[in-house]
Context: one part of a larger RNA
Molecule: small-subunit ribosomal RNA, 5' domain
Organism: Anaerolineales bacterium
């Protein structure tokens, strides 16, 4: 000098764009943050139309149809999106490859198919236990829920062959035989559309493996029993000590094993001419975690932040028998701290989930609020104005300086105040949270707007008074003990400027 997610002191007019718990991965009151589909299903409720019965009628009851709402069964989603950085020195990440060892819901392309039957169960009703949370028993019912049989284009497995490839094999192509193996309907007058089943291919996504790279300590030098390899088996989508039994005795290490400390990694960011050094806030990619530890279930995918079970700690409710909870989601509270914001508006846009759609949900997101926290831009006026006014300070008492500075005269209106008009953002009719915002026009009046640090040398800027090794200053050198340009105050000057200075950290 540059830089910062900064803080502190003094000061503070406006706008745009960003950024904002770096500490206690501490504890959390309250609200919201993941639902949706009635065009899968039975029921319930509301409204309407109509028919029948009773009745003069109003109306009542029963049936059919239409519209709307919906607790429950069922489907899809809830594994995305959002947060945090605790752990992790590791194939975690980065990069380059491999998978002849693999998976893939929704989406796209292609081939083929959907025949028959069955038994339940929630809702509901009744009874009942419990303070509650929540159950139990009996009875009824539906499905795109569940089960069985058939068909088998196909697929899987087994047996027997053939072929080409490969470093190699269990992989690939193909023939025969055998066994096993599928389905669901809904809407519509219909056409048709949306679904369903099996298989092949694709796209996108993922799992696993490998080469290389990836902090400090040798005052850590030896480490290792599933340890290293083999055989067999289990397990997985899949290879593998991943797991188990048996067998062998191996495996790693000065090219740093093992141990200890520290740490999420990268794109990037800061600095620097570069090499390098430092760093990993915001944004993007990957990983890990969800009070702490463990476990599995469901599912295409989880060992699952707002799912489940167990244990622990903590907190809450209780009728003392027993229950409930997890903000490292958005706000917000307490605590910690030098320190970090609103319990805001809207789904209008972009994107996501569900739905045939209308639409619903969305603290993702878009916006608004707070903060000079940062960067950028603008303003606090412009011109003229010398008896160089008054006043301050200095003075050799002549004067010098603040100083064209002020006053005064003229002008302008960025800003500011008032009034009026008023968007783009929604591609194509309507539909805008932001927002009566941005912007434009008119009116008013210099009006509403300057500080901070320094002035011994480094280093740009000097005098006076006070103080008297005191009070104090200080980045280094050093100032202060009676004329201090170094302390304090004043005048003046210098630097930067809505900021200035200090502290901390990096180059």
């Nucleotide at each position: 000098g540059g830089a910062u997610g900064a803080a502190c002191g003094c000061u503070g007019g406006c706008g745009g764009c960003g950024u904002g718990c770096c500490u206690a991965a501490u504890a959390c009151a309250u609200g919201c943050a993941a639902g949706u589909c009635g065009a899968a299903c039975g029921g319930g409720g509301a409204g309407g139309u109509u028919u029948g019965u009773a009745g003069c009628a109003a109306u009542a009851c029963a049936g059919a149809c239409c519209u709307c709402c919906u607790a429950g069964u069922g489907g899809c989603g809830a594994a995305c999106g959002g947060g945090u950085g605790a752990g992790u020195a590791a194939c975690g990440c980065g990069u380059a490859g491999g998978u002849g060892a693999c998976c893939u819901g929704c989406c796209c392309c292609g081939a083929a198919g959907a025949g028959g039957g069955g038994g339940a169960u929630a809702a509901c009703a009744g009874c009942u236990c419990g303070a509650a949370a929540g159950g139990g028993c009996u009875g009824c019912u539906a499905a795109u829920a569940c089960c069985c049989c058939a068909u088998g284009u196909g697929g899987u497995c087994a047996g027997c062959g053939a072929g080409g490839u490969u470093a190699g094999a269990g992989g690939c192509u193909u023939g025969c035989u055998g066994a096993c193996u599928a389905a669901a309907g809904g809407a519509g007058c219909a056409a048709u559309c949306c679904g369903c089943u099996u298989c092949g291919g694709g796209a996108g996504g993922g799992g696993c493996c490998u080469g290389c790279g990836u902090c400090c300590c040798a005052u850590c030098a030896g480490c290792u029993a599933g340890u290293u390899g083999g055989u067999a088996g289990g397990g997985u989508a899949a290879c593998g000590g991943c797991c188990u039994a048996c067998c062998a005795a191996g495996g790693c290490g000065a090219c740093g094993a093992c141990g200890g400390g520290u740490a999420g990694g990268g794109g990037g960011c800061c600095u620097g001419a570069g090499a390098g050094g430092g760093u990993g806030a915001c944004c993007c990619c990957c990983c890990a975690c969800a009070a702490u530890g463990g476990c599995a279930c469901u599912g295409a995918a989880a060992c699952a932040c707002g799912g489940g079970c167990c244990a622990u700690a903590c907190a809450c409710c209780u009728a003392c028998g027993g229950g409930u909870g997890g903000c490292a989601g958005c706000a917000g509270u307490a605590g910690g701290g030098a320190a970090u914001a609103u319990u805001g508006c809207a789904c209008a846009a972009u994107g996501g989930g569900c739905g045939a759609a209308a639409g619903c949900c969305u603290g993702a997101u878009g916006c608004a609020g707070c903060a000079a926290c940062g960067c950028c831009g603008c303003g606090u006026g412009c011109g003229c104005g010398a008896u160089g006014a008054a006043g301050g300070c200095c003075u050799u008492c002549g004067g010098g300086u603040c100083g064209u500075a002020a006053a005064g005269c003229g002008c302008u209106u960025u800003u500011c105040g008032g009034g009026g008009a008023g968007a783009u953002g929604a591609g194509g009719a309507a539909g805008g949270a932001c927002a009566g915002u941005a912007u434009c026009c008119c009116c008013g009046g210099a009006a509403u707007a300057a500080g901070u640090c320094u002035c011994g040398g480094c280093u740009a800027a000097c005098u006076a008074c006070g103080u008297g090794c005191c009070a104090g200053c200080a980045g280094c050198c050093g100032c202060g003990g009676u004329a201090a340009a170094a302390c304090g105050u004043a005048g003046g000057a210098g630097g930067c400027u809505a900021g200035c200075g200090u502290u901390a950290u990096c180059c």